[in-house]
Context: one part of a larger RNA
Molecule: small-subunit ribosomal RNA, central domain
Organism: metagenome
RNA sequence: CUGGGCGUAAAGCGCGUGUAGGCGGAUUGGCAAGUCAGAUGUGAAAGCCCUGGGCUCAACCUAGGAACUGCAUUUGAAACUGCUUGUCUUGAGUGGUGGAGAGGGAAGCGGAAUUCCUGGUGUAGAAGUGAAAUUCGUAGAUAUCAGGAGGAACACCGGUGGCGAAGGCGGCUUCCUGGACUCUGACUGACGCUGAAACGCGAAAGCGUGGGGAGCAAACAGGAUUAGAUACCCUGGUAGUCCACGCUGUAAACGAUGAGUGCUAGAUGUCGCGGGUUUUGACCCCCGCGGUGCCGUAGCUAACGCGUUAAGCACUCCGCCUGGGGAGUACGGCCGCAAGGCUAAAACUC
Numbered sequence: 001c002u003g004g005g006c007g008u009a010a011a012g013c014g015c016g017u018g019u020a021g022g023c024g025g026a027u028u029g030g031c032a033a034g035u036c037a038g039a040u041g042u043g044a045a046a047g048c049c050c051u052g053g054g055c056u057c058a059a060c061c062u063a064g065g066a067a068c069u070g071c072a073u074u075u076g077a078a079a080c081u082g083c084u085u086g087u088c089u090u091g092a093g094u095g096g097u098g099g100a101g102a103g104g105g106a107a108g109c110g111g112a113a114u115u116c117c118u119g120g121u122g123u124a125g126a127a128g129u130g131a132a133a134u135u136c137g138u139a140g141a142u143a144u145c146a147g148g149a150g151g152a153a154c155a156c157c158g159g160u161g162g163c164g165a166a167g168g169c170g171g172c173u174u175c176c177u178g179g180a181c182u183c184u185g186a187c188u189g190a191c192g193c194u195g196a197a198a199c200g201c202g203a204a205a206g207c208g209u210g211g212g213g214a215g216c217a218a219a220c221a222g223g224a225u226u227a228g229a230u231a232c233c234c235u236g237g238u239a240g241u242c243c244a245c246g247c248u249g250u251a252a253a254c255g256a257u258g259a260g261u262g263c264u265a266g267a268u269g270u271c272g273c274g275g276g277u278u279u280u281g282a283c284c285c286c287c288g289c290g291g292u293g294c295c296g297u298a299g300c301u302a303a304c305g306c307g308u309u310a311a312g313c314a315c316u317c318c319g320c321c322u323g324g325g326g327a328g329u330a331c332g333g334c335c336g337c338a339a340g341g342c343u344a345a346a347a348c349u350c
Stems, first nucleotide, its partner, number of pairs: 004321003007304002012318001014201004021194003025088003029084003033081002035077008049065006091191001092188003095184002098181001103177007110154001115149007125136002162169002206247006215241002220236004258317006266295001268293009299306002323350003332343004
């Protein structure tokens, strides 16, 4: 070097955009770098291998041959790769068409509920629990009616429904805006795939500055429970949760399953679009494309299970793994306001 793997055993970067690089559709002609064939030169000797010979044999020695898988020069071949020339449309993209969607950003609006405030009615309890107590209430609570304030979240619809690269996204309206899909086949003509670096996005918690603060609630206080109870239960309650701007950059960031392309039985549900059938039309039914589920054939798998949304059969590119602990730690470097993050060992030990 070759050879094994990554759903759950160690192992898929949280996700994207994309540089270098790697890989790359059909076809014509050319070139001949890779590739293949021939020739020539070289590839020291010894050794290895083969055939003989010499020490009584062998080791050993010796002669000849083969080999030295390589390199250089040269002559050819042109299928494949490459380079180049022309062409093509299936990959990719553009245009046209139409509908679907909690995709993103901003502004405005709405009702229910909780809490608080004011006023009315009204009187002794309320709240809470396994049971209680702390707590609230005759300074009038709880309950109930009317009015007001404020913040946060949007019941029903709601769905193994939809959208998004992932994180994630759910009241309504308007504005700005991204993507996917169906049908069409008009246009470009391989413009593609992947992607070390790099850059961007990235739940929650946390941090900075300034707002906001209804409910909930780390910390904290009290009441219970208990042998104890720094908990589980209860009464309170501050950061925080919310907004703006900036940072942090991590998660069981999960489908624990990287991206792309092609191929390989079906059955059934659902979402979007189209075609056919029928009809005045819609539905039903049949077919196609794209998503999303469930079951299952071949095959795969250690098994569980996966199974056209593959973990099947193949190819391309990237990332990652190599016994457990030490340790995702130390040191160093880079990043961060900090918390810490990223990169990442060894001794020792079993």